[in-house]
Predicted 3D model of a 90-nucleotide RNA (THF (Tetrahydrofolate) riboswitch aptamer) from a bovine gut metagenome. RNAcentral holds the sequence, with entries from MGnify. It matches the Rfam family "THF (Tetrahydrofolate) riboswitch aptamer". On this family, see Ames et al., Chem Biol 2010: "A eubacterial riboswitch class that senses the coenzyme tetrahydrofolate".

RNA sequence: CAGAGUAGGAUAAACGCGUUAAGUGCCGCAAAACGGGAUGUUGUUUGCGGACGAAAGCCGAAAGGCUGCGGUGUUUAUCCGCGUCCGUUG
Repeated sequence: CAGAGUAGGAUAAACGCGUUAAGUGCCGCAAAACGGGAUGUUGUUUGCGGACGAAAGCCGAAAGGCUGCGGUGUUUAUCCGCGUCCGUUG
């Protein structure tokens, strides 16, 4: 001098869950983790409480199936992804 790596975000695919409404999203309080270390920011997660709130249709005797729907879950892939000091790689 140049670079890598966190939490996490976006998109796509696969497999699920819900459609008898969980989940997602919103507000409040508390807590936790968050480049290897220190510090700080942003964001994330968990618990409790509160308000709001939905897309169903078809086939079948039934069990169930199919097509949808949900700011739905997980995994994988791609892209994006720490300010300062030290560390680390070249």